About this RNA
A computed fold for a 73-nucleotide RNA from a Thermoguttaceae bacterium, annotated as transfer RNA. NCBI's taxonomy places the organism under Bacteria, Pseudomonadati, Planctomycetota, Planctomycetia, Thermoguttaceae. The RNAcentral record of the sequence draws on ENA. It matches the Rfam family "tRNA". The family's RNA type in Rfam is transfer RNA. Model confidence (mean pLDDT): 83 of 100.
[in-house]
RNA sequence: GGGGGAUUAGCUCAGUUGGGAGAGCGGUUCGUUCGCAAUGAACAGGUCAGGGGUUCAAGUCCCCUAUCCUCCA
Numbered sequence: 001g002g003g004g005g006a007u008u009a010g011c012u013c014a015g016u017u018g019g020g021a022g023a024g025c026g027g028u029u030c031g032u033u034c035g036c037a038a039u040g041a042a043c044a045g046g047u048c049a050g051g052g053g054u055u056c057a058a059g060u061c062c063c064c065u066a067u068c069c070u071c072c073a
Stems, first nucleotide, its partner, number of pairs: 001072007010025004019056001027043006049065005
């Protein structure tokens, strides 16, 4: 320098036909308990890496950039 892949909640990740942003763990509150653990319920938490484009509509399609992984040289 070139090819491929990854980037979504605090962490690990799903979202596969373009239209609802989600799960588990973690956090907060409440219940059960003398208390803890465990468990149940509710709630909070998001610049979908950044920018631009296409579209009525983009996490999803296209382009550029950044970071990381990998292969080639």